[in-house]
Context: one part of a larger RNA
């Protein structure tokens, strides 16, 4: 010079884009971040609409005036339909999204490989299959038992929940051929044993046959189930090579190095055991600091210095430990144990976890709203309408930080008046000002008003597929319909008036830029040199200049 997740002084018009707890991985009130699926299942509250009884009012018909009927209505009970809230059984998802960087000098990450030593849930693609039963246990009822939190007994139920059985194209095991191979092992083909499966939901449709008249069978879609291969995508695991400082740390290690054999594991392995053998490593071992990377700063490169926001890993979730579920976790907003801390309590025993968003105390030089929307994207969960998403879109505060615009043009000399300097003649401020003529960014008030929407779905029609089929379903075209937080913004017209909108720091040299005045080694200045003791261009203050400009300086910090 140049940068900066900055900070501090003075200062401050407006907009785009970014950007903002680097400090105590310090404590956290509250309200919100993961749910959904009635097209797996059982039961159902509020309402509603039939129906029966019952209890009540009652237009009005008729009457012998004593009464009889009596359309309606309201209320209650008791059924059937429809509705569906809250709860409960499966089911998928809470392993992603989101947040920090304590810890970690290690295969932890970045790079190039190996996995014949392996796994994979949803999607895709193919082949097979989907048949027959059986018993629970929640919700619900009854009882109990605690302050709560939460349970105990008994009793009745459904299912895509759980459980035998059948089957077995296949799979797995055992054997045989050939081949690859790195020993164990992987591929093709082959035999005989033995062993392993499943679940249904939902549309449509006419003949037939059951029928409890609700429907099944049947036949046609769809979404599932179960096995098998196969493929994407994703993950484990191992390997070379590279990734900080200290030798004022020189030796370290007993599962420690190997083998053999069992176990664990999706998988190899001292992983883990038993048992043999003694070996094995050397900048090891220690200590201190630290999240790697793409990148970012900076330099002419080389190189130094960094790893904020954005991306890929990783690691963590109050502290330590553990395992259970699952396709995947040793799981942020699950569970269990133990520890500190707060919090409730009937003192017998209970919650609880902001390193999700917001906000909040601390600490601190120091970092925002206890906003708005699921309309876009994406994600989960649906057959789908759709629901749920503090991700995500968005608006809002901070000149933090970069762009981009304005603070107004043009003409105007008696060179006005004030100021400040003087050799007192004049000379600067200065075309600046006034003064004229004219403009409308911005901001202000009024009126119009988006893009971003593209689909999902609904509906009307035309083709086309499978089909018996002019159901249903799909695939494709032409049209309506429906959906915006931001936002009445963005932008476009109009309308008024120069009107609302300029600062800071320097001015001895290095450096662009001087003089009075005041001080008098005094009060200061200062990045280095170094100014200041009676003429200070250096201090303090005016005039003036020069620099940059909505920012200018200082202070940190890196090159």
């Nucleotide at each position: 010079g140049a940068a900066c997740g900055a900070a501090c002084g003075c200062u401050g018009g407006c907009a785009g884009c970014g950007u903002g707890g680097a400090u105590u991985a310090g404590g956290c009130a509250u309200g919100c971040a993961a749910g959904u699926c009635g097209a797996a299942c059982g039961a159902u509250a509020a309402c509603c609409a039939g129906u029966a009884g019952c209890u009540u009012c009652a237009a009005g018909u008729u009457u012998u005036c004593g009464g009889a009927c009596g359309a309606g209505g309201a209320g209650u009970u008791g059924u059937u339909g429809g509705g569906g809230a809250c709860a409960g059984u499966g089911g998928c998802g809470g392993a992603a999204g989101g947040g920090u960087g304590a810890g970690u000098a290690a295969c932890g990450c970045g790079u190039g490989g190996g996995u014949a030593a392996c796994c994979u849930a949803c999607c895709c693609c193919u082949g097979a299959g989907u048949u027959g039963g059986g018993g629970a246990c929640a919700a619900c009822c009854c009882u109990u038992g605690g302050a709560a939190a939460c349970g105990g007994g008994g009793g009745c139920u459904a299912a895509u929940a759980c459980c035998g059985a059948a089957u077995a194209c296949g799979g797995u095991u055992u054997c045989u051929u050939c081949u690859c191979a790195u020993a164990a092992g992987g591929g093709u083909a082959g035999a005989g044993g033995a062993u392993u499966a499943a679940a249904g939901g939902u549309g449509g449709g006419g003949a037939u046959u059951c029928u409890u008249c609700g429907g099944a069978a049947c036949c046609u879609g769809c979404c599932g189930c179960u096995u098998a291969g196969g493929g994407a995508g994703g993950g484990g695991c191992c390997c070379g090579c590279g990734u900080g400082c200290c030798a004022u740390c020189a030796g370290c290690u007993u599962g420690u190095u190997g083998g053999u054999a069992g176990g664990g594991u999706a998988a190899c392995g001292g992983c883990c055991u038993a048992c043999c053998a003694a070996g094995g490593c050397u900048u090891a071992c220690g200590g201190c600091u630290a999240g790697c990377u793409g990148g970012u700063c900076u330099g002419a490169g080389a190189g130094g210095a960094u790893g904020g926001u954005c991306a890929g890993c990783c690691a963590c979730a109050c502290u330590g430990g553990g395992a259970c579920u699952g396709a995947g976790a040793c799981a942020c907003u699950g569970c269990c144990c133990a520890g500190a801390c707060u919090c409730c309590u009937a003192c017998g025993g209970g919650a609880g976890g902001c390193u999700g968003c917001a906000g909040u105390c601390g600490a601190g030089g120091a970092u925002c709203a206890u906003u708005c929307g699921c309309a876009a994207u994406g994600c989960g969960c649906g057959a789908a309408a759709g629901c749920g998403u503090g991700a995500c879109g968005a608006u809002g505060c901070g000149a933090c930080g970069c762009u981009g615009c304005g603070u107004g043009g043009a003409g105007g000399a008696u060179g006005a008046a004030g100021g400040c300097c003087u050799u007192c003649g004049g000379g600067u401020u200065g075309u600046a000002a006034a003064c004229u003529c004219c403009u409308g960014u911005c901001a202000u008030g009024a009126g119009g008003g988006a893009a971003a929407a593209g689909a999902c779905g609904g509906u009307g029609g035309g083709g086309g597929a499978a089909g018996a089929a002019u159901a249903c379903u799909c695939c494709u075209u032409c049209g309506c319909c429906c959906c915006g937080a931001u936002g009445g913004u963005a932008c476009c017209u109009c309308a008024a008036g120069a009107g609302g909108a300029a600062g800071c720091c320097a001015c001895g040299g290095c450096u662009a830029a001087c003089u009075c005045u005041g001080u008098g080694c005094c009060a200061g200045c200062a990045g280095c040199c170094g100014c200041g003791g009676u003429a200070a261009u250096a201090c303090a203050g005016a005039g003036g200049u020069g620099g940059c400009g909505a920012g200018c300086g200082u202070u940190g910090u890196u090159c």